[in-house]
RNA sequence: GGGCCGGUAGCUCAGCUGGGAGAGCGUCCGCCUUGCACGCGGAAGGUCAGGAGUUCAAUCCUCCUCCGGUCCA
Numbered sequence: 001g002g003g004c005c006g007g008u009a010g011c012u013c014a015g016c017u018g019g020g021a022g023a024g025c026g027u028c029c030g031c032c033u034u035g036c037a038c039g040c041g042g043a044a045g046g047u048c049a050g051g052a053g054u055u056c057a058a059u060c061c062u063c064c065u066c067c068g069g070u071c072c073a
Stems, first nucleotide, its partner, number of pairs: 001072007010025004019056001027043005049065005
């Protein structure tokens, strides 16, 4: 330098064919308990790596850039 894969909540990751942004763990609150843990219920938490384009509408499609992994030279 080139090819491929990935970047979504604090962490690990889903997200179908373009239209509702989600799960588990964690955090907080409540219930339970003498108290804690476990269990149960609820809540908060997101510029979807950044920018531009297409579209009525983009996590999703196209282009450029950045970061990580891997392969080739």
Molecule: transfer RNA
Organism: Patescibacteria group bacterium